[in-house]
Context: one part of a larger RNA
């Protein structure tokens, strides 16, 4: 000495469910693979390392000892770890009862607003900007009433509020459906824990086939700015934004913080379920569980910070990194209707 790390310096997989394979809860019998021990055989010589000689000396060479740290055998040990066989119940699942929640998926309905068409009222402007102009309007516009037509999003409630793994999820209502929680505990007996592959999801653009198109608007046109303006403003405006199936798989996919489990001083709020004390009940006061936020203590940390929802202390398991640049390129492989993903050097160069 037998690596160090990942919020922000490189570096947590986008997020699940799971196969192998690692890990794995308490009490006690066996067993003796692994561990230990002890005795025996083995571990050619040469090296090397000690000690003594031989060539003047060393290199080199001889002798003699250690040493080969390893393997076999036999005998023992039985805490640990593996196997066997039976048992608990503090983890895992589950029985009843509850309420919460924009969680997913499905048909339907409802206003409020754009736009458009129709009729009516009216007349000369309307829009638009820093100013303006293109643009619209006397074929009668905008404004304002009256009906109709379509889409698409769902004001207020709306909250460091809720729900989901994650992405996401917000007008009502049907209809089917996940998952969490909280009480009461029958029952199960370690069923766990992560998880290379693998599956299965996975914003917004894109892409295919077919609808649908108000509004918004990549492209594009045109008006203005300005030296110029392939932009910022303005006027229009098509793909596209909706919907059905089918792909594409990529993000500042972020808490830039993988999952588990167990311990470590404290305040003050939210939200679900509860128990007590009191009430006629509800508040209010005390408390558990789960969840969400601040502030902060010890510890950590280069600082920033984090701080029981850890970046504290400690196990397990998985991903990942290893100067900058070239480069997430190139070349293969592989998926993909394409766009391109996913895997991922080099050479040179600082």
């Nucleotide at each position: 000495c037998u690596g160090g790390g990942c919020g922000u310096a490189a570096a947590g997989g986008g997020c699940g469910c799971g196969u192998a394979g690692g890990c794995g809860g308490c009490a006690a019998a066996g067993u003796a693979g692994g561990u230990c021990a002890a005795a025996g055989g083995u571990g050619a010589a040469a090296u090397c390392c000690c000690u003594c000689g031989g060539c003047u000396c060393a290199a080199c060479c001889g002798a003699g000892g250690a040493a080969c740290u390893g393997c076999c055998u036999u005998u023992g040990a039985a805490a640990c770890c593996g196997c066997c066989a039976g048992g608990c119940u503090a983890g895992u699942g589950g029985c009843u009862g509850g309420g919460a929640g924009g969680g997913g998926a499905u048909a339907g309905u409802g206003g409020a607003a754009u736009u458009c068409c129709c009729g009516g009222u009216g007349u000369a402007g309307c829009g638009g900007u820093g100013a303006a102009a293109u643009g619209c309007g006397u074929a009668g516009a905008u404004a304002u009433c009256g009906g109709g037509a379509g889409g698409a999003a769902c004001a207020c409630c709306a909250g460091u509020g809720g729900c989901g793994a994650a992405g996401g999820c917000g007008a009502u209502u049907u209809u089917c459906u996940g998952g969490a929680c909280c009480a009461u505990u029958a029952c199960u007996g370690a069923c766990g824990c992560u998880g290379a592959g693998g599956c299965g999801c996975g914003a917004a653009a894109g892409c295919g086939u077919g609808g649908g198109g108000a509004g918004c608007a990549a492209a594009c046109a045109g008006g203005a700015u300005u030296a110029g303006a392939u932009a910022c403003c303005c006027u229009g405006g098509u793909a596209g934004u909706c919907c059905a199936c089918g792909c594409c798989c990529u993000a500042a996919a972020c808490g830039a913080u993988g999952g588990a489990u167990a311990c470590u001083u404290u305040g003050u709020g939210g939200u679900g379920c509860g128990g007590g004390u009191g009430u006629c009940g509800a508040c209010c006061c005390c408390u558990g569980c789960a969840u969400u936020a601040c502030a902060g203590g010890a510890g950590c940390u280069a600082a920033c910070g984090c701080g029981u929802u850890a970046a504290g202390u400690a196990u397990c398991c998985c991903g990942c990194c290893u100067g900058g640049g070239g480069a997430g390129u190139a070349c293969g492989g592989u998926c993909g209707c394409a766009a391109g993903g996913c895997u991922g050097a080099a050479a040179c160069u600082c």
The part of an RNA shown here (small-subunit ribosomal RNA, central domain) has 350 nucleotides and comes from an uncultured prokaryote. RNAcentral holds the full RNA, with entries from ENA.